[in-house]
Context: one part of a larger RNA
RNA sequence: UUGCGCUGAAGGAACUCGGCAAAUUGAACGCGUAACCUCGGGAGAAGCGUUGCCUCCCUCGGCGCAAGCCGAGAUGGCGUAACAUAAAAGGGGGGAGCGACUGUUUACCAAAAACACAGGACUCUGCCAAAUCGAAAGAUGAAGUAUAGGGUCUGACGCCUGCCCAGUGCUGGUAAGCGAAGAUCGAACGUGUCAAAGCGUUCGAUAUAAGUUCCAGUAAACGGCGGCCGUAACUAUAACGGUCCAAAGGUAGCGAAAUCCCUUGUCGGGUAAGUUCCGACCUGCACGAAUGGCGUAACGACUUCCCCGCUGUCUCCAGCACAAGCCCA
Numbered sequence: 001u002u003g004c005g006c007u008g009a010a011g012g013a014a015c016u017c018g019g020c021a022a023a024u025u026g027a028a029c030g031c032g033u034a035a036c037c038u039c040g041g042g043a044g045a046a047g048c049g050u051u052g053c054c055u056c057c058c059u060c061g062g063c064g065c066a067a068g069c070c071g072a073g074a075u076g077g078c079g080u081a082a083c084a085u086a087a088a089a090g091g092g093g094g095g096a097g098c099g100a101c102u103g104u105u106u107a108c109c110a111a112a113a114a115c116a117c118a119g120g121a122c123u124c125u126g127c128c129a130a131a132u133c134g135a136a137a138g139a140u141g142a143a144g145u146a147u148a149g150g151g152u153c154u155g156a157c158g159c160c161u162g163c164c165c166a167g168u169g170c171u172g173g174u175a176a177g178c179g180a181a182g183a184u185c186g187a188a189c190g191u192g193u194c195a196a197a198g199c200g201u202u203c204g205a206u207a208u209a210a211g212u213u214c215c216a217g218u219a220a221a222c223g224g225c226g227g228c229c230g231u232a233a234c235u236a237u238a239a240c241g242g243u244c245c246a247a248a249g250g251u252a253g254c255g256a257a258a259u260c261c262c263u264u265g266u267c268g269g270g271u272a273a274g275u276u277c278c279g280a281c282c283u284g285c286a287c288g289a290a291u292g293g294c295g296u297a298a299c300g301a302c303u304u305c306c307c308c309g310c311u312g313u314c315u316c317c318a319g320c321a322c323a324a325g326c327c328c329a
Base pairs, nucleotide, nucleotide: 001324002323003322005320006319007318008317010315011314014313019310027051028050029049030048031047036041038156052078053077054076058073059072060071061070062069063068079083091308092307093306094305095304096303097302098300099299103115104114119154120153121152122151123150124149125148131140132139133138157295158294159293160292162225163224164223167222168221169218170217171216172215173214176213177212178211183206184205185204186203187202188201189200190199191198226244227243228242229241230240253287254284265281266280267279268278269277
């Protein structure tokens, strides 16, 4: 000096991206326990107290036929600086975000807000099912049968889920147009023959499948959900009016948000002082309704802010034990 362990005056997060690390707490019994709530919880909430030893005759409970064993208690008393005397053995509270929850995951830098989930919805499938593997046979689905099986999206629960079918997709329909190989018919040429038929090549015509054009439906299908100008007796703003465009012009709810560029927006709260945090406002660069919207008790080695306790994290370092480092062998 480093590693590991321990102790520390006064202060107590001033450290730091951040209380990271460490410290605090810790057992049993008794008392006591808030908001909120899906009435189950929250809850070991929080917080407070007790704990050693002795006590003849004592009291109660459990087990046992009994002897007795175990446990609890009452009364009075005794000692210590210290009685859950060592070890083992929760720090706590409040606000917010996200995800309902238990679970799963990047074996070896990520455990999460990601995945899954119960629940919800759409869609396909009538059984030799659809779907999947396989040139096929065959198999899975399933020794199942629409309360079943496959696919996709959403993600407990509560309140809800607006408008648009113009484009793309899917489903249904279809008079007509387009529409392939092949077929039929015709022409030319070749071959063949006395002449033909036949055969071959090329060209044209006719009838024509699916499909497509076309017509509808469908958004918990892919997706989309405006601009400009004016107007009220202070000002400001615009319930109101005009106009252009569009398939329709964003409804409810939420909003500087895990989304806000300008931005440390403005106001309020918390601090002596707050780019974070909480509550509002709405001017939403560029929220928005199953690519779900907004809430939500409980839960979380999640993210963020504050408070109490606690501490060598720090002011500011010091000492001790062990090991290594140095010298000799």
The part of an RNA shown here (large-subunit ribosomal RNA, domain IV) has 329 nucleotides and comes from Candidatus Hodgkinia cicadicola.
Rfam family: Bacterial large subunit ribosomal RNA.
Its mean pLDDT, the model's own confidence on a scale to 100, is 87.
The full RNA is in RNAcentral, with records from ENA.
The source organism's lineage runs through Bacteria, Pseudomonadati, Alphaproteobacteria, Hyphomicrobiales and Candidatus Hodgkinia.